Background
The part of an RNA shown here (large-subunit ribosomal RNA, domain IV) has 331 nucleotides and comes from a Bacteroidota bacterium. The RNAcentral record of the full RNA draws on ENA. The prediction has a mean pLDDT of 86.

[in-house]
Context: one part of a larger RNA
RNA sequence: CACGGCUAAGGAACUCGGCAAAUUAGCUCCGUAACUUCGGGAUAAGGAGCGCCUCCCUCGCAAGAGGAGGCCGCAGUGAAUAGGCCCAGGCGACUGUUUAACAAAAACACAUGGCUAUGCUAAAUCGAAAGAUGAUGUAUAUGGCCUGACACCUGCCCGGUGCUGGAAGGUUAAGAGGAGAGGUCAGCCGUAAGGCAAAGCUUUGAAUCGAAGCCCCAGUAAACGGCGGCCGUAACUAUAACGGUCCUAAGGUAGCGAAAUUCCUUGUCGGGUAAGUUCCGACCUGCACGAAUGGUGUAACGAUCUGGGCACUGUCUCAGCCGUGAGCUCG
Numbered sequence: 001c002a003c004g005g006c007u008a009a010g011g012a013a014c015u016c017g018g019c020a021a022a023u024u025a026g027c028u029c030c031g032u033a034a035c036u037u038c039g040g041g042a043u044a045a046g047g048a049g050c051g052c053c054u055c056c057c058u059c060g061c062a063a064g065a066g067g068a069g070g071c072c073g074c075a076g077u078g079a080a081u082a083g084g085c086c087c088a089g090g091c092g093a094c095u096g097u098u099u100a101a102c103a104a105a106a107a108c109a110c111a112u113g114g115c116u117a118u119g120c121u122a123a124a125u126c127g128a129a130a131g132a133u134g135a136u137g138u139a140u141a142u143g144g145c146c147u148g149a150c151a152c153c154u155g156c157c158c159g160g161u162g163c164u165g166g167a168a169g170g171u172u173a174a175g176a177g178g179a180g181a182g183g184u185c186a187g188c189c190g191u192a193a194g195g196c197a198a199a200g201c202u203u204u205g206a207a208u209c210g211a212a213g214c215c216c217c218a219g220u221a222a223a224c225g226g227c228g229g230c231c232g233u234a235a236c237u238a239u240a241a242c243g244g245u246c247c248u249a250a251g252g253u254a255g256c257g258a259a260a261u262u263c264c265u266u267g268u269c270g271g272g273u274a275a276g277u278u279c280c281g282a283c284c285u286g287c288a289c290g291a292a293u294g295g296u297g298u299a300a301c302g303a304u305c306u307g308g309g310c311a312c313u314g315u316c317u318c319a320g321c322c323g324u325g326a327g328c329u330c331g
Base pairs, nucleotide, nucleotide: 001325002324003323004322005321006320007319009317010316013315018312026050027049028048029047030046035040037149051071052070053069054068056067057066058065059064072076084310085309086308087307088306089305090304091302092301096108097107113146114145115144116143117142118141124133125132126131150297151296152295153294155227156226157225160224161223162220163219164218165217166216169215170214171213175209176208180204181203182202183201184200187196188195189194228246229245230244231243232242255289256286267283268282269281270280271279
């Protein structure tokens, strides 16, 4: 030093934090709260007992159960294995899944709910195609997206973006069209230089006609998303049920709220402690909660996170000792 073990008195004073350790532990009997989805919670909690012997008694078909008497030890569950418990809150309903080798969780999944696509050669996906999956299925089905048991609920906004539908008008590609223009030149004019120029060929090319889309018109938020400001007012004060005004597509409803969200902030009040930046209950001044990006509750569950208590302990006051091993030294 490593590993294993013991310790007076105290018992979390340790520490970010009871990390680690200790406590608990089996069987039988008694007993068992709030809450609850009536199943649970529950091995709740908490308590008592446990050996051996007997030609004893009672019950029993028996196994055995109960009783009586006796024996030994400090100690009778056991060879070993073998829950610490309680209270409160957050999150997630639950059993599951995950970062193979720093994260097991409040993340993912989930049953449930909703929206949406799809009528079958389905939509969707893979593929160049053939073809395959979907599915030897058929809307009580299959795909996509969101939500996430259950209970009570899920408000307002379609102006923007998206999606769906519409087609009058505007815009509009290729294409159709071909007014017109250029080049070329048989020919014509000219003494010449040069000019003009039909047909054909060729290069361009204006109107006009051209879909979807976009503009436009509607619908749609469990689509992406959004859900105000200022001023005044009540016979103490304060506050403002009330009024005015500006803006908006509409101005946040129910519920919750210093919260996994609160900056100021250790907000204020209450509880717990001798003392509490944490915790619990309230208040509401919500910097910057809020309704399937779900809101609020919720029994059960959790190697989850937070606070408290009992028990227990070398975590500590404060250190000591024992055993085994290694290293080193000596032999």